Predicted 3D model of a 118-nucleotide RNA (SAM riboswitch aptamer (S box leader)). The coordinates come from a structure-prediction model, not an experiment, and the mean pLDDT is 81. The sequence was found by an Rfam model in a public genome assembly.
RNA sequence: CUGUUAUCAAGAAAGGCGGAGGGAUUAGACCCUUUGAUGCCUUAGCAACCCUUUAUUCGUAAAGAAGGUGCUAAAUUCUACUUUUUUACUGGUUUUCCAGUAACUAGAUAGAUAACCA
Numbered sequence: 001c002u003g004u005u006a007u008c009a010a011g012a013a014a015g016g017c018g019g020a021g022g023g024a025u026u027a028g029a030c031c032c033u034u035u036g037a038u039g040c041c042u043u044a045g046c047a048a049c050c051c052u053u054u055a056u057u058c059g060u061a062a063a064g065a066a067g068g069u070g071c072u073a074a075a076u077u078c079u080a081c082u083u084u085u086u087u088a089c090u091g092g093u094u095u096u097c098c099a100g101u102a103a104c105u106a107g108a109u110a111g112a113u114a115a116c117c118a
Stems, first nucleotide, its partner, number of pairs: 003116006013043005021032003026080004044072003049068002051064005076110001081107002086103007
């Protein structure tokens, strides 16, 4: 770096280095930050994808945490897209139809992580 599958509203911080922006990308909003952020290192912790043990109807379930990853501000910080759901408002029209706006539901796109594959 390619693809497949699964998950992404829970959880978990101290010290040292360092010294200006940072929260993936574009725009907007919001937030963190010289009371030292982002980042790097050490230690600690969280979780349970791989893993270990037991049971098994072989689908999985329960327990565990030595090891490989991951993670430890805010929902993946929120919004953006739609032949999506429901509702409200506005306008047109009149047999309840059409359009627009807003919120909500679901999904998609993008991204992150794990396992496998090339």